[in-house]
Context: one part of a larger RNA
């Protein structure tokens, strides 16, 4: 390679859009590229295999057979693929209607808390702590009262509720703006799927530049604790957390489960529709469609556990894996500003 596998063992790429490629619905009619069938040519001897036959036997040699991945040529066949012409609707999209959401971007509002700063009251003592001490405070602290300032988050509602491809998204109001879900349908007719490169988006931390800085808070001072304390506790703190632009491009980016489609028992919560029917004026029931949970039948697994939101049964395309370290490191090569990131060994040793 061939095989076998990716939930926890070694192994789904962060996510998506998508280019080539690879795969594709019902039907008719035609080609006859692939495919199938029959004949014919060719495939050089010699070797290789098989059978016999010659040297006293073997090894050697001679005869014949087979075999020779294929190639080619002639004729047939049209299931299947494939191509060409048509056609169709269930797969896609589209049209209308309807109602649901923390979906994202912009801009303005609100109120609770912290802090600080003015000013009243008021008098010693407050804060911390297993206990203390740094530390605040008579230049009047802690409490409390009224009022400015600023920034940053958004209790209550809140829910294995919503929404988004992922990351993520949570105060309110407008303004633009993407999906998607029901229901109805007289429209298009396979436009579909996946998707190497590419190409956009990507928590936090970091980096650039300008701004901002209220609470916390790496680094850093101090006080403790210990034998020591480079910690773990407390007193202070700067980058940073925040805003704008640009760039990094990584995570236990996790459902440790790639995307797609069809099948295969249920029962029981919810969240957004739709239809019926009953009750009576808001409810209950019964079907349905889409999520989102829980428990289980068949099957599945090493086992745990999964189970119509599969890890079952199938297919279709892509990704990835092949003992431990050594190593996600070395060199080279793109990429970054720069941290470093992507791709990614060997020796060696178990």
């Nucleotide at each position: 390679c061939u095989g076998g596998g990716c939930g926890u063992a070694a192994a789904g790429g962060g996510u998506a859009c998508g280019u080539a490629g690879g795969c594709g619905g019902u039907u008719u009619a035609u080609u006859a590229c692939g495919u199938u069938g029959a004949a014919g040519g060719u495939g050089a001897a010699a070797u290789c295999c098989c059978a016999a036959a010659g040297c006293u036997u073997a090894a050697c040699u001679u005869u014949g057979g087979a075999a020779u991945g294929g190639c080619u040529u002639u004729c047939a066949a049209a299931a299947c693929g494939g191509a060409u012409a048509g056609a169709c609707u269930u797969g896609a999209g589209g049209u209308c209607g309807a109602g649901a959401g923390a979906g994202g971007a912009u801009a303005g509002u609100g109120g609770a808390a912290u802090u600080u700063c003015u000013a009243g009251u008021g008098u010693a003592g407050a804060g911390a702590u297993a206990g203390a001490a740094u530390u605040c405070a008579u230049a009047a602290a802690u409490a409390u009262u009224a009022g400015a300032a600023g920034g940053a988050a958004c209790a209550c509602c809140a829910g294995u509720g919503g929404c988004g491809a992922a990351g993520g998204c949570g105060a309110c109001u407008a303004u633009c703006u993407g999906g998607a879900u029901c229901g109805a349908u007289a429209c298009u007719g396979a436009c579909g799927c996946u998707g190497a490169g590419g190409u956009a988006c990507g928590a936090a931390a970091g980096c650039a530049u300008g701004g901002g800085g209220a609470g916390c808070a790496a680094a850093c001072g101090g006080g403790a604790u210990u034998a020591g304390a480079g910690a773990c506790c407390c007193c202070g703190g700067u980058a940073g957390u925040c805003c704008a632009u640009g760039c990094u491009g990584u995570a236990a980016a996790c459902g440790a489960u790639g995307a797609g489609u069809g099948c295969u028992a249920a029962a029981u919560g919810u969240u957004g529709g739709a239809a019926a029917a009953a009750u009576u004026u808001u409810u209950u029931u019964u079907u349905u469609c889409a999520g989102u949970g829980u428990u289980a039948a068949a099957g599945u697994u090493a086992a745990c556990a999964c189970g119509u939101u599969a890890a079952g049964c199938a297919c279709u395309c892509c990704g990835c894996c092949u003992g431990g370290g050594g190593a996600g490191u070395a060199c080279g090569a793109c990429c970054g500003c720069a941290a470093g990131g992507u791709u990614g060994a060997a020796a060696c040793u178990c």
Molecule: small-subunit ribosomal RNA, central domain
Organism: Acanthophora spicifera